[in-house]
RNA sequence: AGAAUUUGAUCCUGGUUCAGAUUGAAUGCUGACGGCGUGGAUGAGGCAUGCAAGUCGAACGAGACUUUGGGGCAACUCAAAGUUUAGUGGCGAAAGGGUUAGUAAUACAUGGGUAACUUACCCUUAACUCGGGAAUAACGACUGGAAACGGUCGCUAAUACCGGAUGAAGUGAUGUUGAGGGAUCUUGAUGUCAUGAAAGUGGGGGACCUUCGAGCCCUGCGGUUAAGGAGAGGCUCAUGGGAUAUCAGCUAGUUGGUGUGGUAAAAGCGCACCAAGGCAAAGACGUCUAGGCGGAUUGAGAGAUUGACCGCCAACAUUGGGACUGAGACACUGCCCAGACUCUUACGGGAGGCUGCAGUCGAGAAUCAUUCGCAAUGGGCGAAAGCCUGACGAUGCGACGCCGUGUGAACGAAGAAGGCCUUCGGGUUGUAAAGUUCUUUCGCCUGGGAACAAGAGAAGUUGGUGAAUAGCCAGCUGAUUUGAGGGUACCAGGUAAAGAAGCACCGGCUAACUCCGUGCCAGCAGCUGCGGUAAUACGGAGGGUGCAAGCAUUAAUCGGAUUUAUUGGGCGUAAAGGGCGCGUAGGCGGGGAUACAAGUCAGGUGUGAAAUUCCGGAGCUCAACUUCGGAACUUAGCUUGAAACUGUAUCUCUAGAGGAUAGGCGAGGAAAAUGGAAUUCCGCAAGUAGCGGUGGAAUGCGUAGAUAUGCGGAGGAACACCUGUGGCGAAAGCGAUUUUCCAGCUUAUUCCUGACGCUGAGGCGCGAAAGCAAGGGGAGCAAACAGGAUUAGAUACCCUGGUAGUCCUUGCUGUAAACGAUGUAUACUUGGUGCAUCCGGACUCAACCCUGGGUGUGUCGAAGCUAACGUGAUAAGUAUACCGCCUGAGUAGUACGCUCGCAAGAGUGAAACUCAAAAGAAUUGACGGGGACCCGCACAAGCAGUGGAACAUGUGGUUUAAUUCGAUGCAACGCGAAGAACCUUACCCAGGCUUGACAUGCAGUGGCCAGCGCUAGAAAUAGCGUUUUCCUUCGGGACUGCUGCACAGGUGCUGCAUGGCUGUCGUCAGCUCGUGCCGUGAGGUGUUGGGUUAAGUCCCGCAACGAGCGCAACCCCUAUUAUUAGUUGCCAGCAUUUCGGAUGGGGACUCUAAUAAGACUGCCUGGGUUAACCAGGAGGAAGGUGGGGAUGACGUCAAGUCCGCAUGGCCCUUAUGUCUGGGGCUACACACGUGUUACAAUGGUCGAUACAGAGGGUAGCGAGACCGCGAGGUGGAGCAAAUCCCUAAAGUCGAUCUCAGUUCGGAUUGGAGUCUGCAAUUUGACUCCAUGAAGUUGGAAUUGCUAGUAAUGGCGUGUCAGCAACAACGCGGUGAAUACGUUCCCGGGUCUUGUACACACCGCCCGUCACAUCAUGGGAGUUGGUUUUACCCGAAGUCGCUGACUUAACCGCAAGGGGAGAGGCGCCUAAGGCGAGGCUGAUAACUAGGAUGAAGUCGUAACAAGGUA
Repeated sequence: AGAAUUUGAUCCUGGUUCAGAUUGAAUGCUGACGGCGUGGAUGAGGCAUGCAAGUCGAACGAGACUUUGGGGCAACUCAAAGUUUAGUGGCGAAAGGGUUAGUAAUACAUGGGUAACUUACCCUUAACUCGGGAAUAACGACUGGAAACGGUCGCUAAUACCGGAUGAAGUGAUGUUGAGGGAUCUUGAUGUCAUGAAAGUGGGGGACCUUCGAGCCCUGCGGUUAAGGAGAGGCUCAUGGGAUAUCAGCUAGUUGGUGUGGUAAAAGCGCACCAAGGCAAAGACGUCUAGGCGGAUUGAGAGAUUGACCGCCAACAUUGGGACUGAGACACUGCCCAGACUCUUACGGGAGGCUGCAGUCGAGAAUCAUUCGCAAUGGGCGAAAGCCUGACGAUGCGACGCCGUGUGAACGAAGAAGGCCUUCGGGUUGUAAAGUUCUUUCGCCUGGGAACAAGAGAAGUUGGUGAAUAGCCAGCUGAUUUGAGGGUACCAGGUAAAGAAGCACCGGCUAACUCCGUGCCAGCAGCUGCGGUAAUACGGAGGGUGCAAGCAUUAAUCGGAUUUAUUGGGCGUAAAGGGCGCGUAGGCGGGGAUACAAGUCAGGUGUGAAAUUCCGGAGCUCAACUUCGGAACUUAGCUUGAAACUGUAUCUCUAGAGGAUAGGCGAGGAAAAUGGAAUUCCGCAAGUAGCGGUGGAAUGCGUAGAUAUGCGGAGGAACACCUGUGGCGAAAGCGAUUUUCCAGCUUAUUCCUGACGCUGAGGCGCGAAAGCAAGGGGAGCAAACAGGAUUAGAUACCCUGGUAGUCCUUGCUGUAAACGAUGUAUACUUGGUGCAUCCGGACUCAACCCUGGGUGUGUCGAAGCUAACGUGAUAAGUAUACCGCCUGAGUAGUACGCUCGCAAGAGUGAAACUCAAAAGAAUUGACGGGGACCCGCACAAGCAGUGGAACAUGUGGUUUAAUUCGAUGCAACGCGAAGAACCUUACCCAGGCUUGACAUGCAGUGGCCAGCGCUAGAAAUAGCGUUUUCCUUCGGGACUGCUGCACAGGUGCUGCAUGGCUGUCGUCAGCUCGUGCCGUGAGGUGUUGGGUUAAGUCCCGCAACGAGCGCAACCCCUAUUAUUAGUUGCCAGCAUUUCGGAUGGGGACUCUAAUAAGACUGCCUGGGUUAACCAGGAGGAAGGUGGGGAUGACGUCAAGUCCGCAUGGCCCUUAUGUCUGGGGCUACACACGUGUUACAAUGGUCGAUACAGAGGGUAGCGAGACCGCGAGGUGGAGCAAAUCCCUAAAGUCGAUCUCAGUUCGGAUUGGAGUCUGCAAUUUGACUCCAUGAAGUUGGAAUUGCUAGUAAUGGCGUGUCAGCAACAACGCGGUGAAUACGUUCCCGGGUCUUGUACACACCGCCCGUCACAUCAUGGGAGUUGGUUUUACCCGAAGUCGCUGACUUAACCGCAAGGGGAGAGGCGCCUAAGGCGAGGCUGAUAACUAGGAUGAAGUCGUAACAAGGUA
């Protein structure tokens, strides 16, 4: 620090996800040791048991026990000391400990104030501590109750309680006199009057005194009062820190005043009266959530999240209320009352409160011991010893976290064995192991052994106090004594490599790869995505990677995320500018001067607790951890200063803004009047059969007279031409003419005011169309509606009609793609060129032309900006000010709530759930019922066909035991198959074989094998008989049968695992590369453009220049000629001849087959850009690639083929292999393709007669001759071939048939034969005789062909015993017609355009309906929670009033009084009851829309002009 993911690819926007760190965690697997931390986060749910707050006898009385002493005969009694117990009394119990329910402020943090206050214990200072009284618990007696707990009577003490004295300070009143302060005031000095406290106890003591206790004196601890301090607390102010406006108004003690009460104290804190205030958009009130902070986690920081442990503060203590005591509480282990719960009971009543430490149950994913000790630290009490202390110190449990250590080290290649993989060679595990040598941390055993301890304290001594050598206090020495942890840390010795490694991952992100299994199954998955038979993604294994006593997962937080943007984002098209203006609050604001000092800046100062963090040290062996010092802890407080900037105040200026004067401009607004054209309707005239409408029609109108025509009239609406990216207006919007009223903008010149300005949340106003209400109006047009068409349907598009509406008046609605998809204002920043309007200059008589400056409106473009497109002074540039808005897509602009509206609806505006995308711009393709250009037997023009018939053949289907398999639009269907009777053959039935029909090797065994004959059988096969090896160095070998082991074999599967080959687009003209240039990039350019060509063929131009694969050419055949050669070919001339190039001869010719020539737009004319090239011509056998062939670019179709061959993987192995016989592939209601033969006279039949080429031939072609009507037979010359053989038909000449199902046509059938073959029945071909079907030129549709072509006629060959061949492949004979042309159909090419397509239009995609699942809204209601309010009832309790009853202290001789209390009443009030609301949760018959789902149904709305933009 980034990465993955939208696309065919790209850039951008934007979300999702990952890598990091962290945790009071949990879960899974695993687990050696130690240190330091940490551990009920959920039910503030309920709790058994034990412990968690006592202490003081030096405050007091009493009891018990022990010891000592006295008295007494004894019983017993008295006194003293010690220990201990309940009680009175004092102090403490308000701390410590726990928890986070409540609380959004009565809390917390920080800083102030208290001139408005309190303070026990502690410290300092000063003074005092006199003298009396009355009770009461304990205790005793009697007594109630089950218990808890009491009642009556009697006795007694105090540091308990109550008067009195004194009188300091204080307080109140009243005088005198100072000082201080910001105000109310604060603080001194000094008079007078009133008020105004206390408690004793321990120790010691000489004199005096004595009741022997005391008094008195000294001293310690107390007590009282006052002042001060420290520390603590109360109250109060400012600032700060959650969500929500779908909470906008809240408030009657409410806000203030006066008085009074009350408190420690200010205060509506309470009350009475008076006034009507107070708070709020800087968010009151309400609702939801929440203890706050120091800090913690993360982050570069700013921030975001959080508040465990430790610390500070607050709140709470079963729920609610209340007070008492006290310095302090409205009190966790106190009291009273009410409620719920639990326990107990004798049913009358009682008792209780673990959110203390342990522990238990429950709920939960989940959190420990009912341990030890007060030794240390700290706390309470005490004079002290000491007692108490679940605070605390320790130990235990849990890998919960952090840190540390170990599980050994060195050498060791035969690279062992085993595992795994393998191309079978090897590789890897791997120096790893074994083995040799060494070490012993930790563990285990044995022995030694700390620190944590400071204090306390007998005794002695020094000093102080004091009358004192006493006591007390302080210091010093000091016998003795205190450890839970624990025989722990640590040290030493012994022991043996001995006891100690797992977890996750391995497609990419992301480090790490192979095999097997599985086969869209099982499963994985953080995102993308893997799995449908070769899975590095599932499961296992081997290997590897990462971390390590842990590892991984889940949950959560921050980060990455600049994805809420202060640092640090945006708004033309991606989400996002309000429809437009006016304007309030607010924000911001021109130049100069002076002052102030609020902001700002600087210095100082106090605070910002400690811990934490950082830096530097120190201590545990290191580290974690602990500790010391320092830094830091932003803000905020006080104070001193500065005066630039902002601000405030004052003065001033004119550049912003506004006004005045004189002009100009315009569909600017409102109102009134007027006008002509046109449509429609009405009347009249004239006139006749149609009009109208459409792609074509029909509905409609018309003989009752339409349309068309003329004249006249009525009525409504809109204003042609001018009209223009012209004008005006804020926008919406505004268009005939004239007038009136109102407003705006602008120009020119000076003058005036003097910042008066900009923006603008709320607010107010304007605001197209449609719509609503009321009243008018209504010509045309026209939703709805009706009819006619179209259509599969057509609730549409088209047509004929037609109502609301459109128009006017008044009101409402308040929205639009209200768009420049671009908020308003201001300033600045190269240019070109239009238009509108205003004012100038120059010239002129004037106009035109030329030129300058404003305002507005267009266009092209520089820089810049932008993701790109684009924008570009009218900015989307550079800046400033203010407002509005955005934060993934869908759900959804929906639901609920509220506001507005008559309604329609508008404004505001979510969530659950689902997805990993959704978008923008541009690129390359593909596609378009887009465009332009071009080509092709593509159409057109022609010729001949197919489709109809019969037959042949192939396919589908059907049938079958099997009808083997493959090929399926073009590009399957006379295709694989260049030939299925057996074989072929792969299929079916039946019968056999199992190392096999075939190959190789090894081991064992035998000498065969094989031939012939016979028997059984359908054959394979089996049996019998006969015959019976070769070589040899004698070891054996070759060959072969049998047995066994390795293996063979498979036309079994996968052409979607493959090679090779092939088809197709297409013989179409295209497909690319290097360098350069352009672009952020995909990509582009080149290859586009203008011409031209069959051609990306060539030329010209051009940010391109070149090159490659294709095109063309080179190759073959053919057309002409020459040269060479002359047999088997040829024969002009010569000769011979049986008259046949037969022979001699010849090379002239044909021909053969080798080499050459020839054609190149080379020449001419014209056109064209002086080009390429085109048209015509000459010459030439041939002329513009002469004709034909071979040749098939990059690629497409997962095209075809595993059954040609090869081949991976899988499958079968007495069978899916192999052998044999028979059958099938030849079936047959049917459908299709390809052909043959025909339908006849351009013909059939008969007779005569002429001319080829190319092929084939020895298991062959087979002549002449003879036989047969014929197929053919007999026979065999010649020929391994330019020698021999197989060989023409149409044609030509003649005859006949005469338009008919025929002398056409030949199917079918009967009979007889021939040939091949082992075999001709299923199932061959051919011949002869007889039979003589359909068919008279073929519907829709459709095929081929442009010249030696179509058409027509024959011949040959391969396969092959034969043949279903009418096929296929070739050969030569005869030999046409037509092409104006490119509008249309099909296919293709180039450019361009649109696109929501990229599996690419056979694409994509929308909505209803049906089914399933999920979440949500509404819903008659039902049921909870919370809260407000009215009323009722009203416990305990404070306060007030009362108090006839009760009453020790004081007064009084007494009566009585004073005071106090019980009791009563009242206010307030918890809980409860009842009624009415608000908010909110759960649930609900039914219902609504939404989302998702595999292949459902119906249509085809959108994307191309998407077929009606």

This is a predicted structure of a 1509-nucleotide RNA (small-subunit ribosomal RNA) from a metagenome. The RNAcentral record of the sequence draws on SILVA. The coordinates come from a structure-prediction model, not an experiment, and the mean pLDDT is 83. It matches the Rfam family "Bacterial small subunit ribosomal RNA". Gene Ontology terms of the family: ribosome and structural constituent of ribosome.